[in-house]
Context: one part of a larger RNA
RNA sequence: GCCUGCGAGUUGCCGUAUGCGGCGAGGCUAAGCGUUGGAAGACGCGGAGCCGGAGCGAAAGCGAGCCUGAACAGGGCGGAUGAGUCGCAUGCGGCAGACCCGAAGCCAAGGUGAUCUAGUCAUGGGCAGGAUGAAGCAGGGGUAAGACCCUGUGGAGGUCCGAACAGUAAUCUGUUAAAAAAGGUAGUGAUGACCUGUGACUCGGAGCGAAAGACUAAACAAACCUGGAGAUAGCUGGCUCUCCCCGAAAUGCCUUUAGGGACAGCCUCAUGCAGAGACGACGGAGGUAAAGCACUGGUUGCGCGAGGGGGGGUCAAACCCUACCGAGCGCGGUCAAACUCUGAAUGCCGUCGCCCAGCGCAUGGGAGUGAGACUUGGAGCGACAAGGUCCUGAGUCGAGAGGGAAACAGCCCGGACCGCCGGUCAAGGUCCCGAAGCCAUGCUGAGUGUGAAAUGAGGUGCGGCUGCAAAGACAGCCAGGAGGUUGGCUCAGAAGCAGCCAUUCCUUGAAAGAGUGCGUAACAGCUCACUGGUCGAGCAGCCGCGCGCAGACAAUGAAGCGGGGCUAAGCAUGGCACCGAAACCGCGGAAUCGCCGCAUGGCGGCGGUUGGUAGGGGAGCAUUCCGUGGGCCUGUGAAGGCGAACCCGCGAGGGGCGCUGGAGGAGACGGAAGAGAGAAUGCAGGC
Numbered sequence: 001g002c003c004u005g006c007g008a009g010u011u012g013c014c015g016u017a018u019g020c021g022g023c024g025a026g027g028c029u030a031a032g033c034g035u036u037g038g039a040a041g042a043c044g045c046g047g048a049g050c051c052g053g054a055g056c057g058a059a060a061g062c063g064a065g066c067c068u069g070a071a072c073a074g075g076g077c078g079g080a081u082g083a084g085u086c087g088c089a090u091g092c093g094g095c096a097g098a099c100c101c102g103a104a105g106c107c108a109a110g111g112u113g114a115u116c117u118a119g120u121c122a123u124g125g126g127c128a129g130g131a132u133g134a135a136g137c138a139g140g141g142g143u144a145a146g147a148c149c150c151u152g153u154g155g156a157g158g159u160c161c162g163a164a165c166a167g168u169a170a171u172c173u174g175u176u177a178a179a180a181a182a183g184g185u186a187g188u189g190a191u192g193a194c195c196u197g198u199g200a201c202u203c204g205g206a207g208c209g210a211a212a213g214a215c216u217a218a219a220c221a222a223a224c225c226u227g228g229a230g231a232u233a234g235c236u237g238g239c240u241c242u243c244c245c246c247g248a249a250a251u252g253c254c255u256u257u258a259g260g261g262a263c264a265g266c267c268u269c270a271u272g273c274a275g276a277g278a279c280g281a282c283g284g285a286g287g288u289a290a291a292g293c294a295c296u297g298g299u300u301g302c303g304c305g306a307g308g309g310g311g312g313g314u315c316a317a318a319c320c321c322u323a324c325c326g327a328g329c330g331c332g333g334u335c336a337a338a339c340u341c342u343g344a345a346u347g348c349c350g351u352c353g354c355c356c357a358g359c360g361c362a363u364g365g366g367a368g369u370g371a372g373a374c375u376u377g378g379a380g381c382g383a384c385a386a387g388g389u390c391c392u393g394a395g396u397c398g399a400g401a402g403g404g405a406a407a408c409a410g411c412c413c414g415g416a417c418c419g420c421c422g423g424u425c426a427a428g429g430u431c432c433c434g435a436a437g438c439c440a441u442g443c444u445g446a447g448u449g450u451g452a453a454a455u456g457a458g459g460u461g462c463g464g465c466u467g468c469a470a471a472g473a474c475a476g477c478c479a480g481g482a483g484g485u486u487g488g489c490u491c492a493g494a495a496g497c498a499g500c501c502a503u504u505c506c507u508u509g510a511a512a513g514a515g516u517g518c519g520u521a522a523c524a525g526c527u528c529a530c531u532g533g534u535c536g537a538g539c540a541g542c543c544g545c546g547c548g549c550a551g552a553c554a555a556u557g558a559a560g561c562g563g564g565g566c567u568a569a570g571c572a573u574g575g576c577a578c579c580g581a582a583a584c585c586g587c588g589g590a591a592u593c594g595c596c597g598c599a600u601g602g603c604g605g606c607g608g609u610u611g612g613u614a615g616g617g618g619a620g621c622a623u624u625c626c627g628u629g630g631g632c633c634u635g636u637g638a639a640g641g642c643g644a645a646c647c648c649g650c651g652a653g654g655g656g657c658g659c660u661g662g663a664g665g666a667g668a669c670g671g672a673a674g675a676g677a678g679a680a681u682g683c684a685g686g687c
Base pairs, nucleotide, nucleotide: 001687002686003685004684005683006682011096012095013094014093015092016091017090018089019088020087021086022085023084026051027050028049032045033044034043035042036041055062056061065077066076067075068074099238100237102235106228107227108226110225111224112223118202119201120200121199122198123197124196125195126194127192129161130160131159132157136153137152138151139150140149141148165189166188170185171184172183173182204220206216207215241620242619243618244617245616246615251264252263254261255260265369266368267366268365269364270363271362272361273360277355279353280352281351282350283349284348290342291340292339296336297335298334299333300332301331302330303329304328307325308324309322310321311320312319372397373396374395375394376393377392378391380389381388402413403412404411417589418588419587420586422585423584424583428579429578430577431564432563433562437576438575439574440573441572442571443570449566455550456549459547460546461545462544463543464542465541466540467539468538476534477533478532479531480530482507483506484505487501488500489499513528517526518525590610591609592608593607594606595605596604597603621676623673624672625671626670627669628668632665633664640660641659642658643657646655647654648653
C1' cells in the first nucleotide's frame, strides 16, 4: 500500500411537540398479591398515589372570584369562552460518558523501583617508567655560642613528563549508524577532593545533588504501575443504503466575547387566517445628485472707504500730505460632509386598476448560519495605493453544472428532471489547428493590430479658419542693400553689431534698420531685413478629428495574437448569411403542485414546477432476529461463493440462468434492532 473483517446519535428516567390507539369530566394504576403454565409469560386483584376538573393571595384564608385597599373606587391575576389522561412510536430538550476516537494534565485512598544514575557506609583491588629533589640527618666550613654556608645523604608534594586507568572543552566521520550517543585525530588528569570490584543505605512534593533543575532503570520543573476514569477538550479528525419536495447564512444586539454562545434575522414542517408582489394611473412625505451664494464660513481682482499708523503743522488743535494697515460696502470671478434662496432621477408610503398563483401573516415542532469572496454603482479610512480596509445599492460565486474569456470560484452568455445521430438562437465567433463568410466603402504600412504615460515629431488621411499670389506669390539664382554718420554718451578704442541714451532723425531712391547674425584690438570683411530681375503656380500660418511613429531596459529559450500564420485573416462603418450551450422549440417519458372532469382508480385532461451545500420534510430498498402459522422450496442440491449478456424497479435493489457448494432456506403481513463503510496518520489479520 491493497484485500477481508470490525468500526461512531445508544439505553434509562424526566419533560415537550406531533402521529396512531384506549377511555373520557375523567384518565391511569405502582410496589405487592392471587390464578394458571415446566418456563419466558398470560389473566386477574391491588385506587396508595399521579395528572386533569378553580382560582387568587407571602400567608392565615376566601372562593367564580381573590389580592391590594378605609372603600362597594381604581388596578393586578383569574372566570364567563371547559379536555383530559394512559399507552406505543417519532422529532427535540434535560440528567447521566450520551455520536465515536484523541490530549497535555490533576489526584492517591494502593503499590513497584538506587541491577542505570546521585550521595553515603562497610570491606577489597589498582596506578609501567622517567623527572624534580622539601624537611630531617651526616661530614666539612663558620661563630664566644649561634645563626648561617658548602658537600653528601634523604625522598616530601591535591609537584612535573608520560602508559594502564579515568575523562571529554576541539574537529572529522557516522546520522534508514557497526552503535537509540559510537569511531578516528589532537588534547586533559594520572599518589589524588584519584580510579575501581562486591555488599549495603536514602525515593516521588520525596531522595540525592562540588548546583546543570542535574540524576532517581534509554523520556524527570515532580519516576513508573494501578486506580479515580469512558477526567475534561467552546479544538482537529471521522460518522456507513436509495429516491422525491423545499432550501439558507457568513447580518444586528449583548457576551473575560471575538474561530464559542444567547436572542433576533434568513430556511423548513404542521395548523389556522387571509391576501403578498410586478406593472400602470393618481396622491403624498423628503433635502441627496446637480446647482447656487440669499444665510454660515472660506476665497480672488478692481473700486469706494469708516477707522488707525507714519510725516508736516500747533501751546494744544483744526488742517494738510501719505507708493502704510484696513472693517464695511459695490462690481466681477469662485469653494463647502457638519453652508442652502433652489432642487431632480431613483427609492419609500398610500389609493384605485390590471396581471400572476406563489406570496404574506400568526401560533407551534426542527434547524443550520453568526470566518464570506470578487465584480460594478455611491461614500469613509488609505496615498482620488493595494487581490487593502469599512459601510451602502445590485450581481455572481458560496450552494451553479453548460457555452465564451487559450488555460482561469467571484467577468460575459445562460439557470442542467430523463432520453433523441431533430430544429432555432445567446455571449462569442466564421484562413488552418477548430464548427461557421461573404459583399460594399474608407483608414492603417507601424506586424500597429498582438501591453503603457507625460512629452516630442513637415508620418499619413479628412475637415475648418486667416493671409499672400499671372499687377507674378513661395523656394532657388543674378543684382542692389546707399549718404549725413565713426548718431550722442561712455571708453585706451566703441565706427550698425561690449554697454548706456533716444517717439530710432533726415536725404537720395526701385529699395536699404542710427541695423538680424558671423567677424575685427578697433576698423575692414561676410550676411540679413528691404528692393529690382529671372522663373511661372500655387504658397505660408493656425485650429480640430481618424489611424499610425518615438518615448519602450531583465534575468532557463521565441514568451505582451492560445499557436500556425495574416497586409487583411488589422481598424472603422454598413449589409446579408452561417456556426455556436445542458438556453428556447419539437417528439417520447418520469415526479410533483394547482385546477377541472369522470365518478374513486391517485384514473384522465390542462397548466405550472422539478441546479443545489448547511439544513427541514416525505417515500422506500437491504441486513439479523421474533410473531401470525399451517402450508411453500430443498441431496432431481438449501444458504454462501463465482459469472458480462436475460426480465422487473427512477433507484437502493429484486428475479432468472450456468458453474461451485453440500444442508438448510424463502415468500406475505406485522414486530424488534449490535441495521448498510472509503476515508477517522482508524483497529485486527492476510498478502
The part of an RNA shown here (large-subunit ribosomal RNA, domain II) has 687 nucleotides and comes from a Lachnospiraceae bacterium. Model confidence (mean pLDDT): 85 of 100. RNAcentral holds the full RNA, with entries from ENA. Its Rfam family is "Bacterial large subunit ribosomal RNA".